Predicted 3D model of a 1454-nucleotide RNA (small-subunit ribosomal RNA) from Paulinella longichromatophora. The RNAcentral record of the sequence draws on ENA. NCBI's taxonomy places the organism under Eukaryota, Imbricatea, Silicofilosea, Euglyphida, Paulinella.

RNA sequence: GGCGUGCUUAACACAUGCAAGUCGAACGGGCCUUCGGGCUAGUGGCGGACGGGUGAGUAACGCGUGGGAAUCUGCCCUCAGGAGGGGGAUAACGACCGGAAACGGUCGCUAAUACCCCAUAUGCCGAGAGGUGAAAUGAAUUUCGCCUGAGGAUGAGCCCGCGUCUGAUUAGCUUGUUGGUGAGGUAAUGGCUCACCAAGGCGACGACGGGUAGCCGGCCUGAGAGGGUGACCGGCCACACUGGGACUGAGACACGGCCCAGACUCCUACGGGAGGCAGCAGUGGGGAAUAUUGCACAAUGGGCGAAAGCCUGAUGCAGCGACGCCGCGUGAGGGAUGACGGCCUUCGGGUUGUAAACCUCUUUCAGUAGGGAAGAAGCGAAAGUGACGGUACCUGCAGAAGAAGCGCCGGCUAACUACGUGCCAGCAGCCGCGGUAAUACGUAGGGCGCAAGCGUUAUCCGGAAUUAUUGGGCGUAAAGAGCUCGUAGGCGGUUUGUCGCGUCUGCCGUGAAAGUCCGGGGCUCAACUCCGGAUCUGCGGUGGGUACGGGCAGACUAGAGUGAUGUAGGGGAGACUGGAAUUCCUGGUGUAGCGGUGAAAUGCGCAGAUAUCAGGAGGAACACCGAUGGCGAAGGCAGGUCUCUGGGCAUUAACUGACGCUGAGGAGCGAAAGCAUGGGGAGCGAACAGGAUUAGAUACCCUGGUAGUCCAUGCCGUAAACGUUGGGCACUAGGUGUGGGGGACAUUCCACGUUUUCCGCGCCGUAGCUAACGCAUUAAGUGCCCCGCCUGGGGAGUACGGCCGCAAGGCUAAAACUCAAAGGAAUUGACGGGGGCCCGCACAAGCGGCGGAGCAUGCGGAUUAAUUCGAUGCAACGCGAAGAACCUUACCAAGGCUUGACAUGGACCGGACCGCCGCAGAAAUGUGGUUUCUCCUUUUGGGGCUGGAUCAGUGACAGGUGGUGCAUGGCUGUCGUCAGCUCGUGUCGUGAGAUGUUGGGUUAAGUCCCGCAACGAGCGCAACCCACGUUUUUAGUUGCCAGCAUUUAGUUGGGCACUCUAGAGAAACCGCCGGUGAUAAACCGGAGGAAGGUGUGGAUGACGUCAAGUCAUCAUGCCCCUUACAUCCUGGGCUACACACGUACUACAAUGCUACGGACAAAGGGCAGCAAACUCGCAAGAGCUAGCAAAUCCCAUAAACCGUGGCUCAGUUCAGAUCGUAGGCUGCAACUCGCCUACGUGAAGGAGGAAUCGCUAGUAAUCGCAGGUCAGCAUACUGCGGUGAAUACGUUCCCGGGCCUUGUACACACCGCCCGUCACACCAUGGAAGUUGGCCAUGCCCGAAGUCGUUACUUCAACCCUUGUGGAGGAGGACGCCGAAGGUGGGGCUGAUGACUGGGGUGAAGUCGUAACAAGGUAGCCGUACCGGAAGGUGCGGCUGGAUCACCUCCUAA
Repeated sequence: GGCGUGCUUAACACAUGCAAGUCGAACGGGCCUUCGGGCUAGUGGCGGACGGGUGAGUAACGCGUGGGAAUCUGCCCUCAGGAGGGGGAUAACGACCGGAAACGGUCGCUAAUACCCCAUAUGCCGAGAGGUGAAAUGAAUUUCGCCUGAGGAUGAGCCCGCGUCUGAUUAGCUUGUUGGUGAGGUAAUGGCUCACCAAGGCGACGACGGGUAGCCGGCCUGAGAGGGUGACCGGCCACACUGGGACUGAGACACGGCCCAGACUCCUACGGGAGGCAGCAGUGGGGAAUAUUGCACAAUGGGCGAAAGCCUGAUGCAGCGACGCCGCGUGAGGGAUGACGGCCUUCGGGUUGUAAACCUCUUUCAGUAGGGAAGAAGCGAAAGUGACGGUACCUGCAGAAGAAGCGCCGGCUAACUACGUGCCAGCAGCCGCGGUAAUACGUAGGGCGCAAGCGUUAUCCGGAAUUAUUGGGCGUAAAGAGCUCGUAGGCGGUUUGUCGCGUCUGCCGUGAAAGUCCGGGGCUCAACUCCGGAUCUGCGGUGGGUACGGGCAGACUAGAGUGAUGUAGGGGAGACUGGAAUUCCUGGUGUAGCGGUGAAAUGCGCAGAUAUCAGGAGGAACACCGAUGGCGAAGGCAGGUCUCUGGGCAUUAACUGACGCUGAGGAGCGAAAGCAUGGGGAGCGAACAGGAUUAGAUACCCUGGUAGUCCAUGCCGUAAACGUUGGGCACUAGGUGUGGGGGACAUUCCACGUUUUCCGCGCCGUAGCUAACGCAUUAAGUGCCCCGCCUGGGGAGUACGGCCGCAAGGCUAAAACUCAAAGGAAUUGACGGGGGCCCGCACAAGCGGCGGAGCAUGCGGAUUAAUUCGAUGCAACGCGAAGAACCUUACCAAGGCUUGACAUGGACCGGACCGCCGCAGAAAUGUGGUUUCUCCUUUUGGGGCUGGAUCAGUGACAGGUGGUGCAUGGCUGUCGUCAGCUCGUGUCGUGAGAUGUUGGGUUAAGUCCCGCAACGAGCGCAACCCACGUUUUUAGUUGCCAGCAUUUAGUUGGGCACUCUAGAGAAACCGCCGGUGAUAAACCGGAGGAAGGUGUGGAUGACGUCAAGUCAUCAUGCCCCUUACAUCCUGGGCUACACACGUACUACAAUGCUACGGACAAAGGGCAGCAAACUCGCAAGAGCUAGCAAAUCCCAUAAACCGUGGCUCAGUUCAGAUCGUAGGCUGCAACUCGCCUACGUGAAGGAGGAAUCGCUAGUAAUCGCAGGUCAGCAUACUGCGGUGAAUACGUUCCCGGGCCUUGUACACACCGCCCGUCACACCAUGGAAGUUGGCCAUGCCCGAAGUCGUUACUUCAACCCUUGUGGAGGAGGACGCCGAAGGUGGGGCUGAUGACUGGGGUGAAGUCGUAACAAGGUAGCCGUACCGGAAGGUGCGGCUGGAUCACCUCCUAA
C1' cells in the first nucleotide's frame, strides 16, 4: 500500500440527528405567480409485511433433506370478456367552544379513481328448480388506469418420512388427552374449537420432566473416519422495552402502526399527556476487548410517480484499529592493517567482522513538481451529470538519503561464554535449575529463529489406537456380575420353490448461490476477483439382477429334545438309629497335690481334687476308609438305614423335526458373621474378668467365661463368593496317571491282562499366544455369536438422591480439591529375628591380660591471654609426633618491619662479602668505628661474583600451617590376603540382563577334575622375590681350631677339615607304595627324607565400598589477607585440672624378693662418633687417653637361668608413688618444664563388678639386648635373640566373611520403608435449627384491551319492504364465554447463606506408639461381629496374592 474484517460481555439504559415515503396526470380547497405554472395541509391511491438489525426465546415439522394435497397470491405476463344507469354522505374549510399541552367537541358547506344501489356476465353454490354475484373514470393524440373469468410466474400457508445436544441420581406421562359422529371456524386439512359417544394414546428403539442451544450451506482441524464450531457472506426461523390482543390489508397479529396491562424515563398549570436505537452514527454502563454523531445517491438495488423527479444510514465510498491475509521497502557492488571500541582468553590470540570507515552505483517506498483516468449505462430537446478524488496511473527532480524490532540459546528444540548472586533473589510448558566455579536466575558479549512484526494468554482439533466404526482391552497392570433360570432383544443347521425388503447395477430428478479442488482470465505480482469443469459421498423415482442375508410356503436329520437298556456318586429333603471321645452327676478305691507355661501365676484340691473303676445324663461332631478321589450351577456336600427326589454318563437309534445359543430388565439359590421369635446348650468361644509378659500390653501366652456356634421358622444378600480366567459351538501335535461306562483280542468260564472308544479330574509339553510370568484339546491358541465390565492415582465404593432391609447395612453412584505418578511382570543388588553349604582365635577348649591401685601417655570435658591444628565405632584416643626447656611452633602477650625472612627480572652505585670492636635495648633491632674483590685485556673498557638505608616509602610480585579433603592430584586406612572381580566372541532373552562364574566332587584358594551353549582370556589365588631350615661346591680374612707346635690369651706358626661368612647350585613334585574316590581331581595312611602335602615367616592388597582420612608432608583450582591472616624477636603456652575414657608400665609377692658367686645370645650402632684399659668418686659421673670409618676396636656385664645364704605370709627385706636434702650430665639457658645418682621418706595396692581383649608352636607367656628419633630426655615405637607351654570334642550358638537359593512394598539399599490417632495452619466439601432468592406448574379471587355470542336500552344518510313515533339491517352501550398482568394458598425443583458439626486433602525436622513390607519378629489378606488412645486386637468362615521343614501323590529325565 491492496483486499478483508471489527461489542464474543448488559435482548443493559439511551441525549441528539438521520434511517419511508411518494403521487396535483384521482379530489375539493388554500397560498404564490412572470399567468406558462409552482408550492401545499387534508380526502383518496400505492408503499410503510421489502430493505436493515439482533439471536432473547425455541430440542420444535424450528431447521436440513426428500416427498405430498385440502389452499391463497397485490404489483408482473398470456388469453377471453366488460365498463350501462343512478344515489347519499364526509374531511379539509367556516363559525363557536374546551384544554397548560397532547388533542378534542358542537353546528354548517363541499369533491373524488372515497362510499352505496340497480342492470348485465363466461363465474360460484345447488341433484335440480333456482339462488348469488363487478366496474372508475381522469387527462384526452397515443397511452396509463378500472372490473370479471381462465392460465402462468413469483411469493406464502399446511401435512408427512428420515436426520437433528445432554444426563435414568428424571420411569412412567396424558382428559381436548386418543379416536369417532355432527356442527362451528379458516384461504385451506385437522380437537383448530364445541356437543355427544368410546377409552383410548405415548414410553426402555427413552415418553414426561430438567439442563443447554437459533438451524443449515459452510468454517477450523484431521491421512481418513471423525472431533470442534455456526463471526463475516448466503438460505430459513424467531424477536422488536415486558406480557396480552386484534384492526387494516393480497400479505402482519406489523422494529421506526393501533389498543390494554406492567416496569422504567421525560413533560405538566397535577387535571392529564409523551416515549421505545436488537436501523446508521453516537452516549453512559458492563468488560481483557471491538471504530466516525463522515461523504454521496455518481454506480447497483428498492418505494412512489405517465414522467421529470423525490426518498433511500440499503448501498457505493471515505475515516479509525498491524485484527487477519497478501505485496513492498529500510539499499546494491567492492572494501583487511582483519582499524577503534566491546567481549572472551591458555595472554599466543580469538570473536563481533566485509560488519564499519572508505570507493563506485541505484532510487522502489516516502518527499516534491507537472500531467491525469476507466468506472457513464441511463435520463434529457439540449446543456449537463463521479461521492470516491486531483485518487489510481504516467513523467521529471534531489539524496543512501526518512524507515528494525521481538522472542529464545539445560533437554524436548536451532542457538555458549564471562561476570554478579549463593535454596537468596528468581526461573519454569514438562523434566527440573539456584545451598560459592549456574551454558537453566540477573546483566553483558556472541549466537539461533522469525520479521513490520514478535512473544504471552485463552479456546478448538491433532499427536491420543488415551472412548478404539475404521482402531483397544478384562489370569497377575483398571476391568468377568457369587451362581443359575429366563422375558424382550441379538445371532442361528441342510434343502426346494416364491417374493425382491436388505444388497448390487443402469438411467432420471434433486442436492441453491457462494465456498473447496482443478484449468484458465483481470488488477504490474499476490491476496482478491471473474469464467469453465469437478465435487457435494445424500434423498426420491424408475428399469434390471437374485448368489448371500431376510419374509412366506414345503421337505430333511447331523444341532436340540424324547424313549429304551444299563451305571457311578459325601447331589438334595425328611424320619429313625450307632459307637468312640469330652464334660457333668452318683457310688467305690486312693492321697497330696493337680493343672498350666519359655518360666510362672491366676485357677482346682484335706469340705478329699488329679489318677482309677462302675453306673447314669446330655449335647455336638462323625477317627480309620480318605485319595491333586467323587457329586453339585455356585454356595457347598462325609457314621449307618429307610422313604421321596434332581442332575450326569455310556450304549441303542424307535419318536419329534431347528423346537437352538446368549440373555438388558426380572426371578430364584447363595459360606461365615449378624438380626427376630421359640427351643437347646457338652465342647469351643468374640465381649468381659483375672494371671503373666512388657517401658506400656486395651495383644500374642495362661485360667475362667457371656453372646454365638446346634434345631425350627423368617430376614440379611455379602466374602481373596478365586481357576482372581462369563456362557455356547467348531477347529488346532502328543505323552502320562486317575474316576465312570462300552467294544475287540486273549481266556472253557471267572478274575487278571493287551488294545480301542466316549465322558470327567490332574500333571508334562509342541505350534501358537503373552509385557513378562506363564497358558497350551479342561487355552490365556485359531474363529463365530451373545451378555457383563474397564478408561491415571487419591478423594471414594464415599457424599447427596432413589430402591431394599427390623437393624446392622446392601444396591445404584458423583463432584470440588489434590498428586505426577499409582500399578504389573521380570532383572541386578542389598537386606531378612528365611533356608542350605563352607571358612576365620568367630564360638568352644585353654593360657595370659584389660576393667580395681599407683604412675606414664593420648583423648574428651571444663579452664585459660593461649592452653595451635588435625584424627572420632570397628578402621580416633603411646594416632600425625622416629622424641614441645629456647628452636621446633602453626597458639597467646609485648616490641619491631613493609618489595619484605625467601625467589626472578629492569636501571644505577660500589668492591669485596664475611668478619672484628663499642654504645642503647629483653632481643629483634638501632647507632658508631675498622678492614677489604677476582678474571681477561687493546686499560677507554668488557665479563663474572657479591653487596647496598642508590633510584626507593617504585613496580611486576613475594609470602600465608588462612578457608574449602563435599572442587582435586598424590598417598593412606578399611572390608581383606577375603576369593573374588571382569572381558572378547558365541548362545538365550523384546529388554534390563543371563550363560561362561551355575552343577557333582575337591582345595587355603574361581585350586584342580568331571559334566555342561559355551569357547577362550584378563586382574586377583598360586608360583616367580627375601629370610630361616638340609646339603654340595667355590673362597678362607678381620672368621674357625680337628690334628702338629707355642701360649696367660686362636696370641702366634700352621691348617681351612669343622663352625661361620657369602657367591653359585642341589633338594619337595602327592614323585613312590597301599587304601578311598568316577579308572579323575584329590583325600587318608606309610616309606624314604633335614624338611611332606602352601615346609615356616615376610614382601606382595583384584574390581570396588565408605563424598572414609589428609589443602598442617607435598602439589593444586577457586575464594580470602597484603603497614597483615605475611615476617622478625623476647617471654609465655602446647606440660594447667572437681572429672570421664583408651593404651601401656610397675605391682600386689615365696614358681617370690634380696645378697654373693657362676654360665649361655642374636641383631645392631659408631668420626660434630663409639670409647677400652687406668685413676678419682658410694654412685650418677669426671679425668686422662689406647683402638676403631670397624666379621679386626668400642658401645657390651645380656637377663631370666644355675649354685649358696637370708627373708617366712606381714602392707612385710612385697610394692614403689609422693616428698625432702645433696649431687651429676646435656645445653646460651633445666623456674614454669629434662634425665640420672646417693641418702632419707615409704602412699594406694592382699588378683580386681558388669563387661571385655590377645593368642593354635618356637606361638602364648616370660627375660633381657639393640636401634631410630636425639645436644639432652623412652614405661612408646621398630627390631633381636634366651627360656618356653596348655588346648582345639566340635560348628548348636555370638561376630565377620564367601557361594547357592528364597521372600521383599528396600535401591540414600533395614541406621531402609512405612501406618493410624492427637496438636497446629490452610483449602475444598457433606450435614444442620433455619434465613433468603430464582424457576416451574397449580387451586381460588379479580378480570384490562379485544374477537366471538346475546341484547328488552340508545341511535342510524344511501339499499330493500313498507309509509309507521315502522320493519329488516348496522352502530353504540350493556351482558356473557375466553382472557394478560395482579392478589392469595399450598406445592415441586434449584441456588446462596448458616451457630455448630462430620470426614477428606495438603503442609516444617511436632507428640504417641510400630500395624504392614523378610516367617516384619503373633504369616498376611477378605467378609462379618464385638472391643480398644491410635495404628489395631480377637472370634467365625474363606483365600494364598504365605516363608520354612518333612511326608504322600503325580509328572519329567536317567
Its mean pLDDT, the model's own confidence on a scale to 100, is 83.